[in-house]
RNA backbone atom coordinates (compact mmCIF):
# COMPACT_ATOMS: atom_id res chain seq x y z
C1' N A 1 0.00 0.00 0.00
C1' N A 2 -2.65 -3.39 -4.04
C1' N A 3 -5.99 -7.57 -3.90
C1' N A 4 -9.13 -11.74 -2.32
C1' N A 5 -11.84 -13.47 1.97
C1' N A 6 -14.97 -13.32 6.63
C1' N A 7 -17.98 -10.26 10.07
C1' N A 8 -19.89 -5.09 11.49
C1' N A 9 -22.03 0.44 10.47
C1' N A 10 -24.02 3.36 6.60
C1' N A 11 -26.61 3.92 2.45
C1' N A 12 -27.09 10.88 -0.07
C1' N A 13 -26.62 16.06 3.59
C1' N A 14 -28.66 21.35 4.14
C1' N A 15 -31.80 24.78 2.37
C1' N A 16 -36.28 27.43 -0.05
C1' N A 17 -41.23 27.44 -1.96
C1' N A 18 -45.56 24.88 -3.77
C1' N A 19 -48.72 20.33 -2.36
C1' N A 20 -50.14 15.34 -0.11
C1' N A 21 -51.69 11.86 4.54
C1' N A 22 -52.90 11.30 10.07
C1' N A 23 -52.58 14.22 15.63
C1' N A 24 -53.24 18.40 18.85
C1' N A 25 -55.55 23.79 18.59
C1' N A 26 -59.76 26.13 16.59
C1' N A 27 -65.31 24.17 18.85
C1' N A 28 -70.39 24.22 24.42
C1' N A 29 -70.48 27.41 17.34
C1' N A 30 -71.19 25.33 11.71
C1' N A 31 -72.26 21.86 7.95
C1' N A 32 -74.12 16.28 6.83
C1' N A 33 -76.98 11.81 8.82
C1' N A 34 -83.08 9.05 11.30
C1' N A 35 -79.33 7.49 14.14
C1' N A 36 -74.85 5.91 15.36
C1' N A 37 -71.34 9.01 13.88
C1' N A 38 -68.49 11.80 10.17
C1' N A 39 -66.91 16.18 7.82
C1' N A 40 -65.00 21.56 6.14
C1' N A 41 -62.54 25.82 7.38
C1' N A 42 -57.77 30.48 8.28
C1' N A 43 -53.72 30.35 11.27
C1' N A 44 -50.47 28.02 15.02
C1' N A 45 -47.67 23.35 17.01
C1' N A 46 -45.60 18.26 15.58
C1' N A 47 -45.06 13.97 13.08
C1' N A 48 -44.55 11.13 8.17
C1' N A 49 -41.07 4.04 4.82
C1' N A 50 -36.48 0.08 5.20
C1' N A 51 -32.33 -2.61 6.04
C1' N A 52 -34.48 -5.26 3.27
C1' N A 53 -40.89 -2.50 4.12
C1' N A 54 -39.70 -8.02 -0.91
C1' N A 55 -40.12 -13.83 -0.89
C1' N A 56 -44.71 -15.30 2.52
C1' N A 57 -40.34 -19.90 4.44
C1' N A 58 -40.37 -20.58 9.88
C1' N A 59 -41.77 -19.37 14.83
C1' N A 60 -44.96 -16.42 18.02
C1' N A 61 -48.77 -13.32 19.94
C1' N A 62 -53.95 -11.28 19.34
C1' N A 63 -58.86 -13.22 17.39
C1' N A 64 -63.17 -16.56 16.40
C1' N A 65 -64.32 -21.59 15.90
C1' N A 66 -63.35 -26.54 17.81
C1' N A 67 -62.09 -29.16 22.45
C1' N A 68 -63.92 -35.30 28.33
C1' N A 69 -59.42 -38.74 27.51
C1' N A 70 -56.86 -41.81 24.23
C1' N A 71 -55.99 -44.18 19.74
C1' N A 72 -54.72 -44.19 13.59
C1' N A 73 -53.73 -41.65 9.94
C1' N A 74 -50.81 -36.62 8.06
C1' N A 75 -46.80 -33.18 8.86
C1' N A 76 -42.20 -31.25 10.50
C1' N A 77 -37.57 -31.96 12.76
C1' N A 78 -33.36 -35.15 14.66
C1' N A 79 -24.96 -35.16 17.59
C1' N A 80 -24.46 -32.18 22.55
C1' N A 81 -25.38 -28.01 26.34
C1' N A 82 -27.05 -23.60 26.47
C1' N A 83 -29.89 -18.55 24.81
C1' N A 84 -35.10 -17.14 23.87
C1' N A 85 -42.23 -15.78 24.38
C1' N A 86 -41.20 -19.57 20.37
C1' N A 87 -38.54 -21.67 16.31
C1' N A 88 -36.61 -25.57 11.55
C1' N A 89 -33.35 -19.29 14.61
C1' N A 90 -28.85 -18.01 17.19
C1' N A 91 -24.52 -18.91 20.44
C1' N A 92 -21.05 -22.83 22.30
C1' N A 93 -19.12 -27.71 21.96
C1' N A 94 -18.10 -33.04 20.16
C1' N A 95 -17.90 -36.10 15.65
C1' N A 96 -16.79 -36.57 10.33
C1' N A 97 -15.03 -35.10 5.81
C1' N A 98 -12.64 -32.20 1.21
C1' N A 99 -8.36 -29.23 0.39
C1' N A 100 -2.99 -28.16 2.13
C1' N A 101 0.91 -28.89 5.40
C1' N A 102 3.63 -31.84 8.73
C1' N A 103 5.33 -36.91 10.86
C1' N A 104 6.69 -41.95 8.57
C1' N A 105 11.77 -45.52 3.66
C1' N A 106 6.87 -46.33 2.06
C1' N A 107 1.37 -47.72 2.65
C1' N A 108 -2.11 -47.93 6.28
C1' N A 109 -2.59 -44.29 10.06
C1' N A 110 -1.55 -39.88 12.75
C1' N A 111 -1.28 -34.39 14.16
C1' N A 112 -2.15 -29.35 12.61
C1' N A 113 -5.00 -25.32 9.94
C1' N A 114 -8.78 -22.97 6.53
C1' N A 115 -13.54 -24.91 4.95
C1' N A 116 -17.93 -27.86 4.69
C1' N A 117 -21.27 -30.71 7.47
C1' N A 118 -30.01 -33.09 6.83
C1' N A 119 -24.88 -35.48 12.13
C1' N A 120 -31.11 -40.84 15.41
C1' N A 121 -31.02 -45.78 13.63
C1' N A 122 -28.18 -50.25 7.95
C1' N A 123 -24.94 -55.17 14.34
C1' N A 124 -29.64 -57.47 17.33
C1' N A 125 -36.94 -55.17 13.36
C1' N A 126 -38.21 -55.88 8.54
C1' N A 127 -38.62 -55.45 2.70
C1' N A 128 -36.12 -53.26 -1.28
C1' N A 129 -32.04 -51.33 -4.56
C1' N A 130 -26.72 -50.29 -6.18
C1' N A 131 -25.90 -47.42 -12.68
C1' N A 132 -21.05 -48.31 -16.02
C1' N A 133 -16.85 -51.24 -15.53
C1' N A 134 -16.18 -55.98 -13.86
C1' N A 135 -14.95 -63.14 -13.14
C1' N A 136 -17.98 -61.52 -8.41
C1' N A 137 -21.84 -56.22 -5.58
C1' N A 138 -23.59 -59.69 -0.64
C1' N A 139 -25.75 -66.80 1.34
C1' N A 140 -19.30 -62.83 -1.87
C1' N A 141 -16.35 -64.21 -6.07
C1' N A 142 -11.65 -67.88 -9.32
C1' N A 143 -11.33 -63.92 -15.36
C1' N A 144 -5.41 -63.33 -15.43
C1' N A 145 -1.75 -65.50 -11.98
C1' N A 146 0.42 -69.00 -8.28
C1' N A 147 0.74 -73.89 -6.32
C1' N A 148 -0.11 -79.37 -7.06
C1' N A 149 -3.17 -84.88 -8.13
C1' N A 150 -3.68 -87.66 -12.58
C1' N A 151 -3.48 -88.58 -17.95
C1' N A 152 -0.84 -86.87 -22.89
C1' N A 153 3.32 -84.33 -25.20
C1' N A 154 8.67 -83.71 -25.10
C1' N A 155 13.98 -80.52 -27.81
C1' N A 156 13.91 -83.14 -20.68
C1' N A 157 14.11 -76.06 -20.47
C1' N A 158 9.15 -77.17 -20.26
C1' N A 159 3.95 -77.58 -22.32
C1' N A 160 -1.83 -79.02 -23.36
C1' N A 161 -5.98 -81.33 -21.43
C1' N A 162 -8.73 -82.35 -16.28
C1' N A 163 -9.80 -82.23 -11.49
C1' N A 164 -8.20 -79.34 -6.31
C1' N A 165 -6.01 -75.46 -3.50
C1' N A 166 -5.01 -70.50 -2.97
C1' N A 167 -7.64 -63.57 -1.77
C1' N A 168 -0.39 -62.89 -1.45
C1' N A 169 -0.06 -60.19 -6.61
C1' N A 170 -2.38 -58.42 -11.84
C1' N A 171 -6.99 -55.97 -13.66
C1' N A 172 -12.61 -53.34 -12.82
C1' N A 173 -15.22 -49.74 -9.79
C1' N A 174 -17.38 -44.72 -5.87
C1' N A 175 -17.09 -49.09 -3.19
C1' N A 176 -13.72 -55.96 -3.40
C1' N A 177 -13.70 -58.79 4.34
C1' N A 178 -7.85 -53.99 8.16
C1' N A 179 -2.17 -52.30 6.88
C1' N A 180 3.35 -53.30 7.31
C1' N A 181 7.09 -56.55 8.22
C1' N A 182 8.53 -61.82 10.37
C1' N A 183 7.73 -66.61 10.57
C1' N A 184 4.86 -70.45 8.42
C1' N A 185 2.92 -73.17 3.81
C1' N A 186 3.52 -76.86 -2.31
C1' N A 187 1.59 -72.29 -3.28
C1' N A 188 -0.96 -69.17 0.05
C1' N A 189 -4.28 -66.82 3.99
C1' N A 190 -4.92 -63.36 11.20
C1' N A 191 -3.08 -69.92 9.49
C1' N A 192 0.82 -67.97 14.03
C1' N A 193 3.30 -63.59 16.14
C1' N A 194 5.51 -58.17 16.49
C1' N A 195 3.73 -52.97 16.03
C1' N A 196 -0.09 -49.93 13.94
C1' N A 197 -5.67 -50.01 12.98
C1' N A 198 -10.86 -51.94 14.79
C1' N A 199 -14.92 -54.12 18.53
C1' N A 200 -16.57 -55.23 23.52
C1' N A 201 -15.23 -54.33 29.07
C1' N A 202 -12.98 -51.84 33.31
C1' N A 203 -10.89 -47.27 34.67
C1' N A 204 -10.02 -42.05 33.91
C1' N A 205 -11.90 -36.68 32.32
C1' N A 206 -16.31 -33.99 30.90
C1' N A 207 -23.25 -32.03 32.96
C1' N A 208 -23.55 -34.49 28.09
C1' N A 209 -22.37 -35.40 23.25
C1' N A 210 -17.59 -37.92 23.39
C1' N A 211 -12.48 -38.28 24.67
C1' N A 212 -8.34 -40.70 26.95
C1' N A 213 -5.77 -45.01 28.62
C1' N A 214 2.13 -48.67 28.79
C1' N A 215 -4.89 -52.15 32.04
C1' N A 216 -7.88 -56.63 30.26
C1' N A 217 -10.18 -59.58 26.37
C1' N A 218 -12.15 -60.57 21.10
C1' N A 219 -8.17 -62.56 15.74
C1' N A 220 -11.54 -59.27 13.99
C1' N A 221 -17.16 -57.80 14.29
C1' N A 222 -17.68 -56.56 7.88
C1' N A 223 -19.17 -52.67 1.69
C1' N A 224 -22.88 -48.50 0.44
C1' N A 225 -26.93 -45.99 0.61
C1' N A 226 -32.59 -44.09 5.74
C1' N A 227 -32.07 -37.19 0.74
C1' N A 228 -35.48 -46.03 -0.62
C1' N A 229 -39.77 -47.45 2.17
C1' N A 230 -39.39 -47.94 7.29
C1' N A 231 -38.24 -48.30 12.54
C1' N A 232 -37.01 -45.13 16.98
C1' N A 233 -37.84 -40.21 19.96
C1' N A 234 -39.81 -35.28 19.91
C1' N A 235 -42.96 -31.36 19.06
C1' N A 236 -48.22 -29.89 16.39
C1' N A 237 -56.21 -28.68 16.79
C1' N A 238 -58.10 -25.00 12.47
C1' N A 239 -58.25 -20.46 10.22
C1' N A 240 -56.30 -16.02 9.81
C1' N A 241 -56.94 -8.46 10.96
C1' N A 242 -61.42 -9.41 4.48
C1' N A 243 -59.20 -12.29 11.76
C1' N A 244 -62.97 -10.17 14.65
C1' N A 245 -65.73 -6.86 18.87
C1' N A 246 -68.99 -2.63 19.53
C1' N A 247 -73.55 1.10 17.80
C1' N A 248 -77.41 0.59 14.16
C1' N A 249 -81.43 2.76 9.41
C1' N A 250 -85.50 1.34 5.08
C1' N A 251 -87.21 -3.03 3.18
C1' N A 252 -88.59 -8.03 3.65
C1' N A 253 -89.36 -11.97 7.49
C1' N A 254 -89.39 -13.63 13.22
C1' N A 255 -92.05 -12.98 18.40
C1' N A 256 -95.02 -10.46 21.95
C1' N A 257 -98.89 -7.33 23.35
C1' N A 258 -103.44 -4.03 21.88
C1' N A 259 -106.89 -4.16 18.59
C1' N A 260 -112.75 -3.52 15.50
C1' N A 261 -111.57 -0.42 12.35
C1' N A 262 -108.18 1.28 9.36
C1' N A 263 -105.87 4.02 4.96
C1' N A 264 -107.06 7.24 0.35
C1' N A 265 -109.92 11.46 -2.05
C1' N A 266 -111.41 16.53 0.80
C1' N A 267 -110.06 23.09 4.57
C1' N A 268 -114.55 20.25 7.14
C1' N A 269 -119.21 16.83 7.05
C1' N A 270 -121.51 14.01 3.81
C1' N A 271 -120.11 10.62 -0.03
C1' N A 272 -117.17 7.20 -2.86
C1' N A 273 -113.10 4.25 -3.31
C1' N A 274 -109.60 0.56 -1.78
C1' N A 275 -108.02 -3.44 3.23
C1' N A 276 -109.52 -6.02 7.17
C1' N A 277 -113.99 -8.00 10.43
C1' N A 278 -113.38 -13.49 15.72
C1' N A 279 -108.67 -13.69 13.52
C1' N A 280 -102.99 -17.89 11.19
C1' N A 281 -106.48 -10.48 10.20
C1' N A 282 -105.93 -4.57 8.31
C1' N A 283 -103.66 -1.50 11.48
C1' N A 284 -100.93 0.13 16.04
C1' N A 285 -97.07 -0.61 19.35
C1' N A 286 -93.08 -2.92 21.59
C1' N A 287 -88.36 -6.48 21.29
C1' N A 288 -84.74 -9.72 19.55
C1' N A 289 -81.17 -11.33 14.75
C1' N A 290 -79.29 -9.86 10.11
C1' N A 291 -77.89 -5.85 5.89
C1' N A 292 -76.33 -0.79 4.20
C1' N A 293 -73.56 2.85 7.18
C1' N A 294 -70.67 4.23 11.43
C1' N A 295 -66.74 2.72 15.73
C1' N A 296 -62.95 -0.09 17.69
C1' N A 297 -59.52 -3.61 16.06
C1' N A 298 -54.69 0.34 14.81
C1' N A 299 -50.04 0.95 16.97
C1' N A 300 -46.90 2.54 23.82
C1' N A 301 -43.79 -2.44 21.94
C1' N A 302 -41.31 -9.54 23.73
C1' N A 303 -40.10 -0.81 21.68
C1' N A 304 -35.68 2.46 20.76
C1' N A 305 -30.91 5.19 22.69
C1' N A 306 -26.47 6.05 26.29
C1' N A 307 -24.11 3.78 30.76
C1' N A 308 -23.39 -0.40 33.52
C1' N A 309 -23.55 -5.64 35.45
C1' N A 310 -23.07 -10.93 34.83
C1' N A 311 -21.40 -14.54 30.86
C1' N A 312 -16.45 -17.42 26.25
C1' N A 313 -20.69 -16.05 23.35
C1' N A 314 -26.05 -16.17 22.40
C1' N A 315 -28.10 -13.76 25.28
C1' N A 316 -30.08 -11.58 30.27
C1' N A 317 -30.42 -7.81 34.87
C1' N A 318 -30.02 -2.05 36.53
C1' N A 319 -30.10 3.02 35.82
C1' N A 320 -31.50 7.55 33.36
C1' N A 321 -33.91 9.25 28.98
C1' N A 322 -37.69 9.27 24.54
C1' N A 323 -42.38 8.86 21.93
C1' N A 324 -40.89 7.02 16.11
C1' N A 325 -46.28 6.44 9.79
C1' N A 326 -51.25 4.31 10.71
C1' N A 327 -53.57 5.15 5.29
C1' N A 328 -58.02 1.86 3.53
C1' N A 329 -59.69 3.76 -4.75
C1' N A 330 -54.77 3.26 -0.09
C1' N A 331 -50.29 10.08 1.68
C1' N A 332 -44.68 9.75 2.12
C1' N A 333 -44.10 14.37 -3.69
C1' N A 334 -42.64 18.17 -7.06
C1' N A 335 -39.30 22.35 -8.19
C1' N A 336 -35.19 25.09 -7.81
C1' N A 337 -30.26 26.35 -5.09
C1' N A 338 -25.47 24.70 -2.62
C1' N A 339 -22.53 20.38 -1.04
C1' N A 340 -21.20 15.22 -1.34
C1' N A 341 -19.87 10.59 -4.94
C1' N A 342 -19.25 8.13 -9.99
C1' N A 343 -18.43 9.01 -15.04
C1' N A 344 -16.87 11.78 -19.45
C1' N A 345 -14.71 16.32 -21.84
C1' N A 346 -11.48 20.51 -20.50
C1' N A 347 -8.25 25.96 -23.06
C1' N A 348 -7.83 23.19 -15.80
C1' N A 349 -11.28 28.14 -15.06
C1' N A 350 -14.93 24.56 -15.24
C1' N A 351 -19.38 22.09 -18.53
C1' N A 352 -22.32 18.07 -19.49
C1' N A 353 -24.62 13.36 -17.08
C1' N A 354 -25.75 10.12 -13.41
C1' N A 355 -26.13 9.14 -8.21
C1' N A 356 -27.98 1.13 -6.34
C1' N A 357 -31.58 -2.41 -4.58
C1' N A 358 -36.20 -1.08 -3.50
C1' N A 359 -41.25 1.14 -1.23
C1' N A 360 -45.24 0.28 4.99
C1' N A 361 -51.18 -2.03 5.34
C1' N A 362 -52.51 -5.62 12.84
C1' N A 363 -47.76 -6.35 15.20
C1' N A 364 -42.78 -8.98 16.91
C1' N A 365 -38.34 -12.85 16.49
C1' N A 366 -35.48 -15.26 12.61
C1' N A 367 -34.46 -17.29 7.90
C1' N A 368 -33.43 -16.33 2.44
C1' N A 369 -33.41 -13.27 -1.68
C1' N A 370 -32.09 -8.03 -4.29
C1' N A 371 -28.52 -4.21 -3.45
C1' N A 372 -24.65 1.43 -6.65
C1' N A 373 -21.25 2.96 -3.42
C1' N A 374 -18.61 4.59 1.85
C1' N A 375 -16.34 3.23 6.27
C1' N A 376 -14.23 0.18 10.16
C1' N A 377 -12.15 -4.49 12.41
C1' N A 378 -9.65 -9.20 11.76
C1' N A 379 -7.45 -13.33 8.57
C1' N A 380 -4.22 -14.56 3.78
C1' N A 381 -1.61 -13.55 -0.31
C1' N A 382 1.49 -10.15 -3.23
C1' N A 383 4.58 -5.63 -3.64
C1' N A 384 7.51 -1.56 -1.74
C1' N A 385 10.46 1.31 1.94
C1' N A 386 13.25 1.10 6.56
RNA sequence: CUGCGCGGUCGGGCAACCGCCGGAUGAUGCCCGCAAGGGAUAGUCGGGAGGAAAGUCCGGUCUUCAUAGGGCGGCAUGCCGGCUAACGGCCGGGGGUUUGCGCUCAAAGCGCACGCUACGGAUCAGUGCCACAGAAAAUAUACCGCUUGCCGGUUCGCUGGUGAGUAAGGGUGAAAUGGUGCGGUAAGAGCGCACCGCGGGACGAGCAAUCGCGCCUGGCAGGGAAAACCCCAUGCGAAGCAAGACCAAAUAGGGGAGGAGGAGCGGCCCGCUCCGUUACCACUUCCGGGUAGGUCGCUGGAGCCUUUCAGAGAUGGAAGGCCUAGACGAAUGGUUGCCGCCCGCUUCGGCGGGUACAGAAACCGGCUUAUAGACCGCGCAGGUCA
Molecule: Bacterial RNase P class A
Organism: Bryobacteraceae bacterium